[in-house]
Molecule: RNase P RNA; transfer RNA
Organism: uncultured Jannaschia sp.
C1' cells in the first nucleotide's frame, strides 16, 4: 500500500412539524430518510401513444462460458491471459503446483483503411554502416561486380527467440527446446484442456476505425395518464345528406370545339413518428343537434410492492431460490422528517505523563425522500473485523 | 424527467487519431507623430473543463465526475 464486509452519534425529558386512526369535543394513539435518499448511467414495473401481425432495412447497445434473475452493460461459480508472493523440478534458458489481485476478454488468412517523425526498408519489405569472395589500379581508412542478413544504427513495431552444428560469410539452410499454425482421439453441457501426428514458420498492431459474426432493442415518460371544476374564443362526439377517375349509351344546348345533368359496367385517392405485405383506423364537402378543452387549482395515480425487515428450517460450491412464522415498515406538494435541556460520547486542540493513560477544552463524515422497484458509479470523518 | 455545451482575456475553426493546436479583437515591444489613436513591423500567451482508460501516438475514440444553458 491493495482488495472485501458492518457500523456510520447513544439514552432520557420537554415543546413543535407531516401522515394514519379513535374521540361530540378537549385531546388520546401510532408512524415518519438513506447507505447512499445523490448522478440520472443501464434494466424493468405502471402509463398513454388513429392498439395488431409477420418480414427487412436502418439506428442504438452487448461481447470468454455456464448458470441466477422479471430484467440487466448487474451477480455468482468456472476458462484463458497479465502481475505480485511462496514452494517444488531444473538450478542457463525455462517448468510445474498453490494463494492473492486484475482484465471494455467474440473475430485481424471476409474485405477495406490507417501505421505520423526517424529509418535504406513499414506488410508477401529492405541493404545506410557492416561480414565474405572475386576483379581492378592511382595500393588506399580505395572503387567496381557478386553473396549474405548474423551484429550495429531508426522506431512504438524491422517478417520467430536462445544454444549448437554448419559456412567464405551466413541463414529454419539442418537439429534441440520453447513459441506458433493445421489435422485426429480422449476428457468437460460449453469455455478450454490434455495426448498423438503432420508443417521449418507463409504472412505484425489497431475493431474504445468502418467492419464481419451472434444475441437484444417501437416510441415517450408519473410534468405519463383519468376524473372534476366559472366565462368567452378556438375545438370535438353523433347524426343526416353529398363526392374522384375511366370507358360506354342515349337525352338537352351549341355553327363547331365542347358543355350540361343522367343510366349502366369497372377502378379506386391521401394519412397512421423506416419500407413491404395482411388485417384495422382516421381524413377528404355542407347542415343539424350535443359536449365543454387550456392556464399545475382540487382528487385520483400515491405507495401493498417481481417488496422489505426479523426469526427457523431446507437446496445449492455461490449468486440465489423454496418453504412456514412474525410485523405493515415515510407519502409531502409554497413539500414535514426539526428545536432546546440533561447524562454518556469518537475525532480534534492545550498541557502532564510512571507511558498503561489521566485532567481541561471540544463536539460528530457525505448528505437528505419526491411514482415505484433491481443494480452500477460517485461522496463519505472516524471505527471495527477477515485475507494477501 | 429529457436535451446540449465547455479549445487564448472576448467570440469562434480545428473528422476518416499524426509530425506544429489556428483565426479575428483583445495584450506587449518596434516604427510613424510635436503628442495619441488608425495604419505597418515583430512578439507572448493554451493543463483544449477534470480523472482514468484504448492506442506507438488522443482536442478528436470510450467510461467516470464537474461546471453552464435550454425544454
Nucleotide at each position: 500500500g491493495g482488495g472485501g464486509g458492518c457500523c456510520g452519534g447513544a439514552c432520557g425529558g420537554c415543546c413543535g412539524c407531516g401522515g394514519g386512526g379513535g374521540g361530540c369535543g378537549a385531546c388520546c394513539c401510532u408512524c415518519g430518510a438513506g447507505g447512499a435518499a445523490a448522478g440520472u448511467c443501464c434494466g424493468g414495473a405502471c402509463u398513454c401513444c388513429a392498439u395488431g401481425a409477420a418480414g427487412c432495412g436502418a439506428c442504438g447497445g452487448u461481447g470468454c462460458c455456464g448458470g441466477g434473475u422479471a430484467a440487466c452493460g448487474c451477480c455468482c461459480g468456472g476458462g484463458c491471459g497479465g502481475c505480485g508472493c511462496g514452494c517444488c523440478c531444473a538450478u542457463u534458458c525455462g517448468g510445474g503446483c498453490g494463494c492473492g489481485u486484475c482484465g471494455a476478454c467474440g473475430g485481424a488468412c471476409a474485405g477495406c483503411g490507417c501505421c505520423a517523425c526517424a529509418g535504406a526498408g513499414a506488410a508477401c519489405a529492405g541493404a545506410c554502416c557492416g561480414c565474405c569472395g572475386c576483379g581492378g589500379c592511382g595500393c588506399g581508412c580505395c572503387c567496381g561486380c557478386g553473396g549474405c542478413a548474423a551484429g550495429g544504427g531508426u522506431g512504438a513495431a524491422a517478417c520467430g527467440g536462445u544454444g549448437g552444428a554448419g559456412u567464405a560469410a551466413g541463414a529454419g539452410c539442418c537439429c534441440a527446446c520453447c513459441g506458433g499454425g493445421g489435422g485426429g482421439g480422449c476428457g468437460g453441457c460449453g469455455a478450454c484442456g490434455u495426448c498423438c501426428c503432420c508443417c521449418g514458420c507463409a504472412u505484425g498492431g489497431c475493431a474504445a476505425g468502418c467492419c464481419c459474426c451472434a444475441c437484444c432493442g417501437g416510441g415517450a415518460g408519473c410534468a405519463a395518464u383519468g376524473c372534476c371544476g366559472a366565462a368567452u374564443a378556438g375545438g370535438g362526439a353523433c347524426c343526416c345528406c353529398g363526392c374522384g377517375c375511366c370507358a360506354u349509351c342515349g337525352g338537352c344546348c351549341u355553327u363547331a370545339g365542347g358543355g350540361c345533368a343522367g343510366g349502366c359496367g369497372g377502378c379506386a385517392g391521401g394519412g397512421c413518428g423506416g419500407c413491404u405485405u395482411c388485417g384495422g383506423c382516421c381524413c377528404a364537402g355542407g347542415g343539424g343537434u350535443c359536449c365543454g378543452g387550456g392556464u399545475u387549482g382540487g382528487c385520483a395515480g400515491c405507495u401493498c410492492g417481481a417488496g422489505g425487515c426479523c426469526g427457523c428450517g431446507g437446496a445449492g460450491c455461490g449468486a440465489u431460490c423454496c418453504g412456514c412464522g412474525g410485523u405493515c415498515c415515510a407519502g409531502a406538494c409554497g413539500a414535514a422528517u426539526g428545536g432546546c435541556c440533561g447524562u454518556c460520547g469518537a475525532a480534534c486542540c492545550g498541557g502532564g505523563u510512571c507511558c498503561g493513560c489521566c485532567c481541561g477544552g471540544g463536539g460528530a463524515a457525505c448528505a437528505g425522500a419526491a411514482u415505484c422497484c433491481g443494480g452500477c458509479u460517485u461522496a463519505c470523518a472516524g471505527g471495527c473485523c477477515c485475507c494477501c | 424527467g429529457c436535451g446540449u455545451g465547455g479549445u487564448a482575456g472576448c467570440u469562434c475553426a480545428g473528422u476518416u487519431g499524426g509530425u506544429g493546436a489556428g483565426a479575428g479583437c483583445a495584450c506587449c515591444g518596434g516604427a510613424u507623430u510635436c503628442a495619441u489613436a488608425a495604419c505597418c513591423c515583430g512578439g507572448g500567451g493554451g493543463u483544449c473543463g477534470g480523472c482514468a482508460g484504448u492506442u506507438c501516438a488522443a482536442a478528436u475514440c470510450u467510461g467516470c465526475c464537474u461546471c453552464a444553458c435550454g425544454c